[in-house]
């Protein structure tokens, strides 16, 4: 950089440090009652790997003279559990918006899509 999935759920204490921070622009917030950040521990979650179950279209095997129905298996798939490993995450919906469309008297509101971004997995 590209592809793809998700992004209205969830989860904080201690230490260090000392001024900005929430990606960028606007807003609105957080912050010397110490934020952002870093470290330690803890939690949350369940994307990937491994594990244990459930289902069984296709497929394979068996059975049948043959077809249908049937039995077994389970690579892939769907789904549940758990949380060992790899990530992630623990103010505010990705904090809200920005662009387009719909709604509308409207630069208001609401809805839909998109852009940008974040994270996982793959390249």
């Nucleotide at each position: 950089u590209c592809u793809u999935a998700u992004c209205c759920a969830g989860a904080g204490a201690g230490g260090c440090g000392g001024a900005g921070g929430g990606a960028a622009c606007g807003g609105c917030c957080c912050g010397u009652u110490g934020a952002u950040g870093c470290c330690u521990c803890g939690a949350c979650a369940a994307c990937c790997u491994a594990u244990c179950g459930g289902c069984a279209a296709c497929u394979g095997u068996c059975a049948u003279c043959a077809u249908u129905a049937g039995a077994c298996a389970a690579c892939c798939g769907c789904u549940g559990a758990a949380a060992a490993g790899g990530u992630g995450c623990c103010a505010a919906u990705u904090c809200c918006g920005a662009c387009a469309g719909a709604u509308g008297g409207a630069u208001a509101u609401u809805c839909u899509g998109g852009u940008a971004g974040a994270u996982g997995a793959g390249a």